[in-house]
RNA sequence: UGCGCGGUAGAGGAGCGGCCGUCCUCGCGAGCCUCAUGAGCUCGAGACCGCGGGUUCGAAUCCCGCCCGCGCUU
Numbered sequence: 001u002g003c004g005c006g007g008u009a010g011a012g013g014a015g016c017g018g019c020c021g022u023c024c025u026c027g028c029g030a031g032c033c034u035c036a037u038g039a040g041c042u043c044g045a046g047a048c049c050g051c052g053g054g055u056u057c058g059a060a061u062c063c064c065g066c067c068c069g070c071g072c073u074u
Stems, first nucleotide, its partner, number of pairs: 002072006010026005018057001028044005050066005
C1' cells in the first nucleotide's frame, strides 16, 4: 500500500430488512429456599448495535465514507 475478517448490555457470543433493543452463557440487583453470603429456583435492571451519511414505508441487518482491532500482502 492493497485485500480479507471483525466492532452488538459489565464480559463473551447469537441475531432472516418488520414479531427487535430479541435471545444464550457469565456477571450485577431483588425475592424464595437454606444453619449459611454457597448451590438451586423465580423476577428485574442494563446496549439509541464503532462514528457520520445514504437507500427504504421500515436498517443492528443493504450501500458509501471515516475510525479502531486482527490476519495476510507489499